[in-house]
Context: one part of a larger RNA
RNA sequence: CUGUCUGGGGGAUGGCUCGGCUCGGGCGCCGAUGAAGGACGUGCCAAGCCGCGAUAGUGCGUCGGGUAGGCGCAAGGAACCUGUGAUCCGACGAUCUCCGAAUGCGACUUCGUGGCCGAAAGGUCGUUCCGUAAGGAACGGGAACCCCCGGAAUCGAAGCAUCCUAGUACGGGGAGGAAAAGAAAUCAAUUGAGAUGCCCUUAAUAAAGGCGAUCGAAACGGGCAUUGGGCAAACCGAAUCCCGCGUUGAAAGGCGCGGGAGAUGUGGUGUUCGGACUCCGGCACACCUUACCUCGUCAACGCAAACUUCGGUGAAAUGCCGAGGCCAAAGAGGGUGACAGCCCCGUAGCGGUACGCGGGGAAGGUGAUUCGGAGUCUCCCGAGUAGCGUGCGUCGGAUAUCGCGCGUGAAUCUGGGUGGCAUUGACAUCCAACCCUAAAUACGUCCCGAGACCGAUAGCGCAAUAGUAGCGUGAGUGAAAGUUGAAAAGUACCCUUUGCGGGAAGUGAAAAGUGCCUGAAACCAGACAGUAACAGGCCGAUACGGCGUGAAAGCGACGAAGUCCGAAAGGAUGGAGCAGCGUCGUAUUGUGCGUUUUGAAAAACGACCCAGGGAGUUCUGAUCCACGGCGAGGUUAACCACUGGACGUGGGAAGCCGAAGCGAAAGCGACAUGCGCGCAACCCCGCAAGGGGCGAGGCGCGUCGUGAGCUCGCGAGGAGUCGUGGGUGCGAUACCCGAAGCCGGUCGAUCUAUGCCUGGGCCGGUCGAAGCCCUUCGAAAGGGGGGUGGAGGACCUAACCGAUGUUGAUGUGCAAAUCACUCGGAUGACCUGGGCAUAGGGGUGAAAGGCCAAUCUAGGCCGGGAAUAGCUGGUUCCCCUCGAAACCAGUCGCAGCUGGACCUCGGACGAGGUAGACGGUGGGGUAGAGCGACUGAUUGGGCGCUAAGGCGGAGAAAUCCGUCGGUGCCCUGUCAAACUCCAAACCUGCUGCCACCGUAGACUCCGGGCGUCGGGCAUCUGGGGUAAGCUUGGUGUCCGUAAGGGAAAGAACCCAGCCUGCGGUUAAGGUCCCUAAGUGUCGACUCAGUGCAACUUGCGAAGGGAGUCCGUGGUCUCAGACAGCUGGGAUGUGGGCUUAGAAGCAGCCAUCAUUUAAAGAUAGCGUAACAGCUCACCAGCCGAGAUCAUGGGCCCCGAAAAGGGACGGGGCUAAGUCGAUCACCGAUACCGCGGAGCACCGAAAGGUGAUCUUGUAGAGGGGCGCCGUGCGCGGGAGAAAGCAGGGCCGUGAGGUCCUGUGGACCGCGUUCGGACGAGAAUCCUGGGAGGAGUAGCAGCAAAGAGCGGUUAGAAUCCGCUCCGCCGAAAGGGCCAGGGUUCCUCGGCAAUGUUCGUCAGCCGAGGGUUAGUCGGUCCUAAGUGUUCCCCUAACCGAGGAACGCGAAAGGGUAGCUGGUUAAUAUUCCAGCACCGUGCGGAUCCCUGCUUGGCACCUGACGCAUCGGGGUACGCUGAACGUCUAUACGCCAAUUCGUUCAAGCGCCGAAGUCCGUGGAGAGCCGUAAUGGCGAGAAGCGGAUGAAUGCGCGAGUAGGGCGCAAGCCUUCAGCCGAUUCCCUGGUGCCCGUGAAAAGGGUGUCAAGGUCAAUCCGUGCGUCCGUACCAAGAACUGACACAGGUGCCCCUGGGUGAGAAGCCCAAGGCGUGU
Repeated sequence: CUGUCUGGGGGAUGGCUCGGCUCGGGCGCCGAUGAAGGACGUGCCAAGCCGCGAUAGUGCGUCGGGUAGGCGCAAGGAACCUGUGAUCCGACGAUCUCCGAAUGCGACUUCGUGGCCGAAAGGUCGUUCCGUAAGGAACGGGAACCCCCGGAAUCGAAGCAUCCUAGUACGGGGAGGAAAAGAAAUCAAUUGAGAUGCCCUUAAUAAAGGCGAUCGAAACGGGCAUUGGGCAAACCGAAUCCCGCGUUGAAAGGCGCGGGAGAUGUGGUGUUCGGACUCCGGCACACCUUACCUCGUCAACGCAAACUUCGGUGAAAUGCCGAGGCCAAAGAGGGUGACAGCCCCGUAGCGGUACGCGGGGAAGGUGAUUCGGAGUCUCCCGAGUAGCGUGCGUCGGAUAUCGCGCGUGAAUCUGGGUGGCAUUGACAUCCAACCCUAAAUACGUCCCGAGACCGAUAGCGCAAUAGUAGCGUGAGUGAAAGUUGAAAAGUACCCUUUGCGGGAAGUGAAAAGUGCCUGAAACCAGACAGUAACAGGCCGAUACGGCGUGAAAGCGACGAAGUCCGAAAGGAUGGAGCAGCGUCGUAUUGUGCGUUUUGAAAAACGACCCAGGGAGUUCUGAUCCACGGCGAGGUUAACCACUGGACGUGGGAAGCCGAAGCGAAAGCGACAUGCGCGCAACCCCGCAAGGGGCGAGGCGCGUCGUGAGCUCGCGAGGAGUCGUGGGUGCGAUACCCGAAGCCGGUCGAUCUAUGCCUGGGCCGGUCGAAGCCCUUCGAAAGGGGGGUGGAGGACCUAACCGAUGUUGAUGUGCAAAUCACUCGGAUGACCUGGGCAUAGGGGUGAAAGGCCAAUCUAGGCCGGGAAUAGCUGGUUCCCCUCGAAACCAGUCGCAGCUGGACCUCGGACGAGGUAGACGGUGGGGUAGAGCGACUGAUUGGGCGCUAAGGCGGAGAAAUCCGUCGGUGCCCUGUCAAACUCCAAACCUGCUGCCACCGUAGACUCCGGGCGUCGGGCAUCUGGGGUAAGCUUGGUGUCCGUAAGGGAAAGAACCCAGCCUGCGGUUAAGGUCCCUAAGUGUCGACUCAGUGCAACUUGCGAAGGGAGUCCGUGGUCUCAGACAGCUGGGAUGUGGGCUUAGAAGCAGCCAUCAUUUAAAGAUAGCGUAACAGCUCACCAGCCGAGAUCAUGGGCCCCGAAAAGGGACGGGGCUAAGUCGAUCACCGAUACCGCGGAGCACCGAAAGGUGAUCUUGUAGAGGGGCGCCGUGCGCGGGAGAAAGCAGGGCCGUGAGGUCCUGUGGACCGCGUUCGGACGAGAAUCCUGGGAGGAGUAGCAGCAAAGAGCGGUUAGAAUCCGCUCCGCCGAAAGGGCCAGGGUUCCUCGGCAAUGUUCGUCAGCCGAGGGUUAGUCGGUCCUAAGUGUUCCCCUAACCGAGGAACGCGAAAGGGUAGCUGGUUAAUAUUCCAGCACCGUGCGGAUCCCUGCUUGGCACCUGACGCAUCGGGGUACGCUGAACGUCUAUACGCCAAUUCGUUCAAGCGCCGAAGUCCGUGGAGAGCCGUAAUGGCGAGAAGCGGAUGAAUGCGCGAGUAGGGCGCAAGCCUUCAGCCGAUUCCCUGGUGCCCGUGAAAAGGGUGUCAAGGUCAAUCCGUGCGUCCGUACCAAGAACUGACACAGGUGCCCCUGGGUGAGAAGCCCAAGGCGUGU
């Protein structure tokens, strides 16, 4: 690592079903007599569900049923009820808290609080409408259905606007068990029908329509069900009705009295084959009630046959085996220990019924008329109506629907409406402008029944305490979760353990053990089998081998394995195992699956794994095919009948399709075949091949119908129609999943934006505006200086608010925005609490498209809705046959679609067809070539010509010369895709012949179904750069859709087209090893590892080479070549010139001559110049070839990239290269044999198929499996299904057998029917891995240690002692919010980021005490109800009245101490106060009460500056005390020395009164200021906090064992922050209301009130605890946020800064 086994884990599968889903039938409203719905209670113990309601655990009463037990789910304990009939079932009653229409008033509160009547119990009090009144009605709810009003958008039109979606969704109003409609001013068409509704049909018709998409009737006809009436008016004129009382009756009703309605008409008559009116004639009915009689029906319920017979099996029998019975108007179903007619419940059948309901009879009562006919003088018959004009909406309604607005506007029976444009006349038909009306129809909250529906991821979201838990402010959203056993017999006792658990024992048929039926897989563990020391992987396949296994199922003594022969089949030998399976090794071969693509192993996309779920369905109508029925016909629809019946059978032709067409229409209207060809069949001849005849169908001609089209179009010689199945397309969600969006109705301003109301907050320091005073200058105006003063969107800096930078930390965070440092504002356009307001195309916005609940260029939620998606993804079993396209045309077309081409299936016809070779005959203008053949381009030279022209020159001029340009001829050198005098290969039309295909049906035609319309490579051109894995065409094959062999490896290159097994031969390509086959043969070349590379393709150039091989052509050479060596290399002369010099060798000119074998007035080096060294040249030595030019082969240099990094590697001197040659290897090609499929022939057996077998998209055919169902047949406790492992069979989907597990159902054949097959959809749900024993439990913020205790166990709990931290908080007190977290006892599974004996955790019990605190009262912004107004309606806006609205505004009576485990301004003690009831007392003046009027108060900004106090603190003394010490004393140190409300007293500022009488002034302030309109001073009145006294000591505190003792003063500081009080300044800002209180006055009124004393009462709600670095808000015991409201000590300090400390609290849960 793989496998198996044994377990764990998990919960699939199978079985089951008290639940759903669908259909059918029934039935259908509830409510002021208080509903629906809820809240709260109710039990002996009681949290939930259910029941019930203070008469409250199935409760109370009556009646009926029923009978032995009962006390709900619910099993426990306790206590009870019941033959005096309980529990239970049915019917009718009683009770029925509070909320809710909610109804006395009010409410955000399921709560609060009133009036009246009454002795009490209790009753009653809403609004609107009707009514004279008495009195009555309505209100709200209900699943869908119904009527009316208002009314979208997505979507469709492939865009979009009319249109469509659709009068749908939704909103509003209203009704009922149904609703609505409804008795013709209707249809129709010359015949007629006779209210309405619904079904079928008419009909996808008429009609509408960017005449597009689409939309779309009606009458007639067939059915279901039936039903007709009443007013107004004419005429009469009170003949009428209501209420109360009395009387009578069973009731209905009758009679009487009183009151009221009614002449603006009650009542009668009357209502369309009209009536009134006038006249005539005839008849007996209709309705109401129920004492009485009778029948039917309805509840619970009753009766109801036949085996618990025997033996076996088994835990158990109803099964099976064996042996015997019975019933059946009952063999539906369920239960019972496995499958029951006879065990139980039931079932068929037969009964029974209270309260009721219904029918009939009979009786009583009421109405009084009703019906018919005739007459036609008179009267009546619905008005802003009918109609018309115009504009809208709507409709199929088109000119011809219905309705509405505006305007206009009739007639009166001698009249009026309608008859699908209008008008006129006829004819037909009806009578508007008033009302009612059952049934047939719709729906399903509810009840009953049924099912080819589902069976726990299914079926309703819910099989269960489910609209629950949970989430969200809210609207709203919304789960999971079934199963022991026949019976709990639910494991006694023992051991171990803190416990959980485990062991053993016991129960049971079986542990099935409550984490419970079966118990799969992923995953985990252990055991066993195999496996190793070197190897290189899609994990397999094939072959061989090792080890293990090999019980059963398969083969085997009728002979396995092994060995031998044979191509194989098989045979021989052999004598007992083998096949198979598991695993490992070796060898060969081999880059997963799906998708999308030209192309995928892909580094393109998808899937972590497993299990279960998961996608072409259904309906109407259309079309085609197959099958079936009938057939010139076919067929029913709704509906009806029969029936035990949702079956089925029969009926039902309304209607539809067909039987006749043509034409725009008017309209007209066809061969029952005249001729020919001819397939099949048939007949004849022939042995056969073949030939002939006839010839359905078929084809051609003719003929006929029709049309303006007449040589034309369409049609014509009868085949359709109905059903079932399948294919396809339309409409519907339409194969499944997937948008962003659009529209409607609602929910949100607890976040945030802005506004309104009412409150709160801002340490400390600095600067120093105006004003004022003084001074100075000045005539003045004014200026300067000093002081005072305290302004300011002033300055610095805390609280508080914000957010600049570090682009720091963090960035699976502490945190879905935080932390640290830094920074901005900080008396203002400041910050902030509470209460309110504004709402989605809307708000709000100092404006950023910001914010409006973590959501904003249009919120959230639900709905339209399964919106739409030409786009992406996915789409589930097998086999067989055929098999594409990526092109053409069109397209608001280019990712799509339609037609054609191409594919497939079926049919028709009936004889030819063409992919090949050759020949004949035509077509062509590319390659090439050429241009003395055109057009055009393009060298040089020669010879001519050149009118006119340019330039130059000559000339007086004519004119001439040169040149440019043009042109002719000759020679010479070149080109062309759009040049061709020429011109292939090659392609192609027709045709002949061969070949091949074809009657096994080719070719052609018709019909059904597609897919495809992204292509790619190679090759030949074009474009490009003779670049591209580029791009565009052509061509053929290939890939696509193609396997196999080769090219190392590769979609396309080369070879070659795969059914299957075995064997053989070759192709491309190869033959040293890897690696099958030659270290083959012959001849050359290469020395460079060149090379060992067909192409793609992995390069190699110009240039160079005395590398080497093979050629060709010159020259020299024994008269001695070439090279080498030796020697010579001279002289005139240092040539001349030049030059400083120039001597062969700077330069210029010249470059001669001589001697020679040869030697340049010098080819090079060299010198200043010489010199010197060489060379050319000559001789000697040597002795045979030498040398030059040029062509070819191989080779070398040129030649630089990152591991050796590539000949495929090893390696090779061939194993390289060239040429030749012989063998061999090599594929799924080819050949041989066996088998399968397909096609064809055949009745079958069987046969045939060198030219059948690849395959994506796709077409066609046939099967496997799953679930149910009818019929038939079987299996099963002697063990079904399922599950696990193993054997066998089939091409496959799959089937079957064995063993184990399991413990009750299952299968086969056939018919029919499907929610029928999974690996993928970033699929859904659940479970399980990996990551991983990892990150984290550190970081900012304080830190722990020791000892002791408890405990099974202690870093973490408790105690003590140290240490550390906060200290304008990390202390103390409150609001909101939370809701028991508070306290005690017990506990440790989970929660607590560790632990835990602990806990804000779990369990139980306990705990919140108010006349004075707060609510309750008042009003604010605002808001509600009712009414008015408005609206289609609802809502909303506006108005009026009355309410509500603040636990921070106004108002309001209590303080101190003590006490509990937990409460206290609440209890207790002491001392107070307020309101009110009663009793008594007092009352001279007053006062008071009620009502009215008038006024005051309540009652208010900001800034700043004073004054008076107090708290707190400090200092000192005194007293007490503490510490060090053995004790005492002194000294020193520490600590303490405290007290309220209330009552009484004092009385600052201010104001007032009296007195007083002030000016070159006086008084006074921090400042401004004040004064004869009266200053100062003096006196008085009023008057705050506070102070003082009492309260108050037996209280509290300190000390002490106790008795007891002490508890006192002084001074300083001092609050802008607490209390009181006063002044000044400022304003573009002028700074709530009401209750309450008070004063005055008027009227009335009592000793009522008031005061004092005594005695009662003061109800209701809140009150625990937290209030935050764990109780709130942030998902958390979260480093964030939250009014921050109140308090805030010491040292230092300006300070509430910073630092250190006190009280107090903590050390942050590893």
Molecule: large-subunit ribosomal RNA, half A
Organism: soil metagenome